[in-house]
RNA sequence: GGGGACGUAGCUCAAUGGUAGAGCGCCGCAUUCGCAUUGCGGAGGUUGUGGGUUCAAAUCCCAUCGUCUCCA
Repeated sequence: GGGGACGUAGCUCAAUGGUAGAGCGCCGCAUUCGCAUUGCGGAGGUUGUGGGUUCAAAUCCCAUCGUCUCCA
């Protein structure tokens, strides 16, 4: 220098154009003499960044940044 994959909640990951979710973690309540476990509820996201297409974009297109990887 060229090719490919990935970037979504604190962490690990879903969601193949139509309400952004799960597990773990965090907070509250119930349960207990207390803790743990268990059950119920809750908070937490400008979907890496910027633009484009579309009635509608995490999703499609372009650029860019970062990580990993292959070739030279």